[in-house]
Context: one part of a larger RNA
RNA sequence: UGACGGGGGCCCGCACAAGCGGUGGAGCAUGUGGUUUAAUUCGAAGCAACGCGAAGAACCUUACCAGGUCUUGACAUCCUUGGAAUCACUUAGAGAUGAGUGAGUGUCCUUCGGGAAGCCAAGAGACAGGUGCUGCAUGGCUGUCGUCAGCUCGUGUCGUGAGAUGUUGGGUUAAGUCCCGCAACGAGCGCAACCCUUGCCACUAGUUGCCAGCACUACGGGUGGGAACUCUAGUGGGACUGCCUGUGAAAGCAGGAGGAAGGCGGGGAUGACGUCUAGUCAGCAUGGUCCUUACGACCUGGGCUACACACGUGCUACAAUGGUCGGUACAAAGCGCAGCCACUCUGCGAAGAGGCGCGAAUCGCGGAAAGCCGAUCUCAGUUCGGAUUGGAGUCUGCAACUCGACUCCAUGAAGUUGGAAUCGCUAGUAAUCGUGGAUCAGCAAUGCCACGGUGAAUACGUUCCCGGGUCUGUACA
Numbered sequence: 001u002g003a004c005g006g007g008g009g010c011c012c013g014c015a016c017a018a019g020c021g022g023u024g025g026a027g028c029a030u031g032u033g034g035u036u037u038a039a040u041u042c043g044a045a046g047c048a049a050c051g052c053g054a055a056g057a058a059c060c061u062u063a064c065c066a067g068g069u070c071u072u073g074a075c076a077u078c079c080u081u082g083g084a085a086u087c088a089c090u091u092a093g094a095g096a097u098g099a100g101u102g103a104g105u106g107u108c109c110u111u112c113g114g115g116a117a118g119c120c121a122a123g124a125g126a127c128a129g130g131u132g133c134u135g136c137a138u139g140g141c142u143g144u145c146g147u148c149a150g151c152u153c154g155u156g157u158c159g160u161g162a163g164a165u166g167u168u169g170g171g172u173u174a175a176g177u178c179c180c181g182c183a184a185c186g187a188g189c190g191c192a193a194c195c196c197u198u199g200c201c202a203c204u205a206g207u208u209g210c211c212a213g214c215a216c217u218a219c220g221g222g223u224g225g226g227a228a229c230u231c232u233a234g235u236g237g238g239a240c241u242g243c244c245u246g247u248g249a250a251a252g253c254a255g256g257a258g259g260a261a262g263g264c265g266g267g268g269a270u271g272a273c274g275u276c277u278a279g280u281c282a283g284c285a286u287g288g289u290c291c292u293u294a295c296g297a298c299c300u301g302g303g304c305u306a307c308a309c310a311c312g313u314g315c316u317a318c319a320a321u322g323g324u325c326g327g328u329a330c331a332a333a334g335c336g337c338a339g340c341c342a343c344u345c346u347g348c349g350a351a352g353a354g355g356c357g358c359g360a361a362u363c364g365c366g367g368a369a370a371g372c373c374g375a376u377c378u379c380a381g382u383u384c385g386g387a388u389u390g391g392a393g394u395c396u397g398c399a400a401c402u403c404g405a406c407u408c409c410a411u412g413a414a415g416u417u418g419g420a421a422u423c424g425c426u427a428g429u430a431a432u433c434g435u436g437g438a439u440c441a442g443c444a445a446u447g448c449c450a451c452g453g454u455g456a457a458u459a460c461g462u463u464c465c466c467g468g469g470u471c472u473g474u475a476c477a
Stems, first nucleotide, its partner, number of pairs: 001477002003474001007472007015462002019425005026316008034307002042053002064302007073127001077126002079123005086103007107116003129291002132289003138285002140280003143276001145274001150189006156165003169180003195268004200237007214224003240262001243256005318418001322377007334365003339358002343354004384415001389410007431454007
């Protein structure tokens, strides 16, 4: 100097405690291990792998397997020769691919001989190609400790030196935040602030909103009309311990006033020096190495969807604060032209047939749901629960057998609150309710990302568990 302890001191964090809801039991969805398989492609592995890469595996994707094929190659550059490119049809084949027929003659320059660009075909070789290996050769990017409060430097001083000091100490803070002291004085990367969003107000602007005040009305901001209000989106204001009281040496802390808002207002973006020889050669790039009529390339079909089991993450439940039926109210944020689809008709329905508007504050997705009002069920494996299976259909798509989603009828399984253990959350949070989007032909989405509605309980405290900071001690290096 570090590391370390079932040493000590101080201090934090949903770390414990106090609470609320779960997981672990059931069924299903999804990922993984294992097993199986011709193949079940590959990676990820305690926290920090396991609804992870995958924000879309029927073909494609696709990297795997079987079979059928190609060899300058599916893709790039260069050379030679020939031809316009291109399109249609017939035929063999599972297709890749092969055989044949026909149509067709472009653009630019021109000395009308031809030349050039582009595209196609044949040939030769340089080369292409590899999701083959090495993340223990790498770049880049990322996770993690951790949004933790730390990590360092210059000069000076001290020490033979490693190094120390500063950065320790007394207070304080969310903070190495600030104050005071001090052989230190300063500085840098971090903290904070500057950025975005949300909460209040003003101004500016009004093809959304408003009878606010006026008029008309087929009663719907529908029309005239109006920029007040709501809103939209741009500019600015506003909070600074500024004011008061107490306390203190100060920094600050406690209380109060005013205020939409207080003492960091709420949320986000932002991740220091470094650690894990952490992750990724399959996103991309790249050194080395290996394959080169194959470890490259094309196609058809299969597989990635297998199933005695085991684990993770979820969804739906086990019911009466509930189920079913009827009536009725209130969002936000998004998305839309190969699109969103009003409205009408047909169908129990998924949907179909027509068809208006809208590249969208203008039209549409789009009746939000929980809620509220009323009716019914009466504790039962039930009018709970919906798995599974049979039948009949709809839609997307070349094609739903392996292997799609949805609808209707029938069927109605396990499940009566879940052992040891274990997870999340401190407020508009948990819990609960629905809505939208990316990907996307369709969809296995119960996932992910976002949006709003309703809306709690508890925190005495820091002894203990876990993680972290700091000072000190030490039998270790």

Predicted 3D model of a 477-nucleotide part of an RNA (small-subunit ribosomal RNA, 3' major domain) from an uncultured organism. Its mean pLDDT, the model's own confidence on a scale to 100, is 85.